[in-house]
Context: one part of a larger RNA
Molecule: large-subunit ribosomal RNA, domain I
Organism: Coprobacillus cateniformis
C1' cells in the first nucleotide's frame, strides 16, 4: 500500500406512520361593500417576542339558548383570580369596532398631514379638545339663472342610485394577434383562439316563427344531449374546415306594449295619464243589428302568509368478566353477552363488548332556508253578423357599392349584420322556400318581458378513494407564498418522526466550557433531545493475506 474480515465513525437512503394534500360524489351557498368591503397598519395580555383571538368598551362586553366541572388561547412557569347563584367552552342575536384602504372634506411618499360648519367641553383670552357633517358621477324634482328679448347653458338645493373587492371559474358583447400548420409561403391554418376592455347572473345567453319542411291537407318558441355524420358540403379543391332538418331523448310556458278610437289635462300644438287593443282560418278600431248584462270561476312567473321541514349549538344511545405471556393484553386459554350498533378511530401489541363513536331516535329561546292552504293584489273571464277600409313599429324593408358573419374562402350564393347612396308597399298587402320567375306552401319583420332542461367552483358540510405518504401529495404536514434573491415587475426554498407515559437524566466524577463516565428513569438510553429504523458512498481502528 492493495485485498479481505471485524468493530465503530460519519452519512442520510429503507422500511413502517401521518398531522397535509389530491380527485370526486352528494347536498348547500353562489356573493361582500358609502350601515365603508376585501386586504392590510397599529396596537389590546401582571410577566408578552411570535401565532391566534380581539378593538381605545381591545386574550374582550350585553340579551337569549346548549353544555355540565373545570376554566384561566398555542405554552411551560410564576403571581394574581373565575366558576353549581353554573365559570370555560358551543350557537344565534346585539354593542364596540383605532387608522388606511372605492377611499369620499383637502392633501399626500397608504396606515400621515392640514381645515370649513354646526353644537358642545375647557381656557381671563388665544391656543386646545369632543360628536356629528362636508368627495365625484348619473337620475328625479324644486330653485336660481347669463352673452339675449323669450329662452337655453350654467349654478344652485334635496331625494335616490352608483364607485370597489372576488373564482387565474362560468357567460354576453367591444375590440383582437403570433409562433404554427399547409412539410418553404401569400389565400387559408391555428382562432374568433390567447389577450385587453366593459358589463350581468347564480346562472347567463336564447326564446314564442316575415319558422321549420316539401305533398303530409306535416310540424310548431328557445336550450341542452344522442344520432343524422366526418355525411351533404366547403377548400392555393391544398392544409385542412365542416353543417342542418329529420329522427330519440331532457325540460316544457308562455305573455305584455306601440297604432286606429274614447276621456281628462292643455287656448292650441306636440305632449303626459287612463280607457281600448295586440294578430294569420288576419286581427284590432269605428258604425249598424242581434245576443246578453250573471261574476261565479280560472291563472301562476308578484306580494303576504297559518302551518310543515331543514339549517345554524345538543342530547339518549346495547353488550365482559377470569387466567396465561408480558413492561403493557386488545393477543393465547376459558366460559358469556349484544346486536335496527361486527363503520370507524383511541386506549402501553390485534377490543363489537374499556373510551369516542356507531345503527336507531330525540332537540331551538334565537335568526335565516324551502314548501305551502289560505288572504290580497294583478290578469283572464262577452260575444255573433253585416258593413266602413281608420289602424297594426319608415330613412324601415329593399336595391347598388364596400366589408362582415353565417361549415358555405364571390362563387349560380340565398338568408342574416351594415359603412355609403338610393329607396318602398300598407291586406287587393308584405316577406319567405340557397340566383332570378311563375304556380303552390309557409308565416307577418322594421318594440319588449319570459322559468326549467344548460355552464361553473373561490366558498360550506357530509362522505368516497385498484389517489399520495416527506426528492412523493398543494409552492408550502413544520408560523410558506416565509426565508432569501431582484431596482421593479417577478422569482422562490430547505425543513415531519424520543417515549406508552417526560418518567425529559436528582447526586458524583473528568472537563473553562463542549463533550463524556457512573447513578438513577424506562421493556429498551446502541430510544438522551444532533433522539424511530439507521443501507451505500467515505473516514477510522484491529487483524489475516500478498507485495
Nucleotide at each position: 500500500a492493495g485485498c479481505g474480515u471485524a468493530u465503530g465513525g460519519c452519512g442520510a437512503a429503507u422500511g413502517c406512520c401521518u398531522a397535509g394534500g389530491c380527485a370526486c360524489a352528494a347536498a348547500g351557498a353562489g356573493g361582500c361593500g358609502a350601515a365603508g368591503a376585501a386586504g392590510g397598519a397599529c396596537g389590546c395580555a401582571g410577566c408578552a417576542a411570535a401565532c391566534g383571538g380581539c378593538g381605545a368598551a381591545a386574550c374582550g362586553c350585553g340579551a337569549c339558548g346548549g353544555c355540565g366541572a373545570g376554566c384561566a388561547g398555542u405554552a411551560a412557569g410564576c403571581a394574581g383570580g373565575c366558576a353549581a347563584g353554573g365559570a370555560c367552552c358551543c350557537g344565534u342575536c346585539g354593542a364596540u369596532g383605532u387608522c388606511c384602504g372605492a377611499a369620499u372634506g383637502g392633501g399626500g411618499g397608504a396606515a400621515c398631514c392640514c381645515g370649513g360648519c354646526a353644537u358642545c367641553c375647557g381656557u381671563a383670552a388665544u391656543g386646545g379638545g369632543a360628536u356629528g357633517u362636508c368627495a365625484g358621477c348619473g337620475c328625479a324634482u324644486g330653485a336660481u339663472g347669463a352673452a339675449u328679448a323669450a329662452a337655453u347653458a350654467g349654478u344652485g338645493a334635496u331625494g335616490c342610485g352608483u364607485g370597489g373587492c372576488g373564482a387565474g371559474a362560468c357567460g354576453c358583447a367591444g375590440g383582437g394577434a403570433a409562433c404554427u400548420g399547409a412539410a418553404a409561403c401569400a389565400u387559408c391554418u391555428c382562432a374568433g383562439u390567447a389577450c385587453c376592455u366593459g358589463c350581468a347572473g347564480g346562472a347567463g345567453a336564447a326564446g314564442a316563427a316575415a319558422g321549420u319542411a316539401a305533398a303530409g291537407a306535416a310540424c310548431g318558441a328557445u336550450u341542452c344531449c344522442g344520432u343524422a355524420a366526418g355525411u351533404a358540403g366547403c377548400g392555393g379543391c391544398g392544409a385542412g374546415c365542416g353543417a342542418a332538418a329529420g329522427c330519440g331523448g331532457a325540460g316544457g310556458a308562455g305573455c305584455c306594449c306601440a297604432a286606429a278610437c274614447c276621456a281628462u289635462c292643455g287656448c292650441a300644438a306636440a305632449g303626459a295619464u287612463g280607457g281600448g287593443g295586440u294578430u294569420a282560418u288576419a286581427g284590432g278600431g269605428c258604425u249598424g243589428u242581434c245576443a246578453g248584462c250573471g261574476a261565479a270561476g280560472c291563472a301562476g312567473a308578484c306580494a303576504u302568509g297559518a302551518c310543515a321541514u331543514g339549517a345554524u349549538a345538543g342530547g339518549a344511545g346495547a353488550a365482559g368478566c377470569u387466567u396465561c405471556u408480558g413492561g403493557g393484553a386488545a393477543g393465547g386459554a376459558g366460559c358469556g353477552a349484544c346486536g335496527a350498533a361486527g363503520a370507524g378511530g383511541g386506549u402501553g401489541a390485534c377490543a363489537u363488548u374499556c373510551c369516542c363513536g356507531u345503527a336507531u331516535c330525540c332537540g331551538a329561546a334565537a335568526u335565516c332556508g324551502u314548501g305551502a292552504a289560505g288572504u290580497g293584489a294583478u290578469g283572464c273571464g262577452a260575444g255573433a253578423c253585416a258593413g266602413u277600409a281608420c289602424c297594426u313599429g319608415a330613412g324601415u324593408a329593399c336595391g347598388u357599392c364596400g366589408g362582415g358573419g353565417c361549415a358555405c374562402g364571390u362563387g349560380g350564393a340565398a338568408u342574416c349584420c351594415u359603412g355609403a347612396c338610393g329607396g318602398a308597399a300598407u291586406u287587393a298587402u308584405c316577406g319567405a322556400g340557397g340566383a332570378c320567375c311563375a304556380u303552390c306552401u309557409c308565416g307577418a319583420a322594421a318594440g319588449g318581458c319570459u322559468a326549467a332542461a344548460u355552464a361553473c367552483u373561490c366558498c360550506u358540510u357530509u362522505g368516497u378513494g385498484a389517489c399520495c405518504g416527506a426528492u412523493a401529495g398543494u409552492g408550502a404536514a413544520c408560523c410558506a407564498g416565509u426565508a432569501c434573491c431582484g431596482u421593479g415587475a417577478g422569482g422562490g426554498a430547505a425543513a415531519g418522526g424520543u417515549g406508552a407515559a417526560a418518567a425529559g437524566a436528582a447526586c458524583c466524577c473528568c472537563g473553562g466550557g463542549a463533550g463524556g463516565g457512573g447513578a438513577g428513569u424506562g421493556a429498551a438510553a446502541g430510544a438522551g433531545a444532533a433522539c424511530c429504523u439507521g443501507a451505500a458512498a467515505c473516514c477510522a481502528u484491529a487483524u489475516g493475506c500478498u507485495u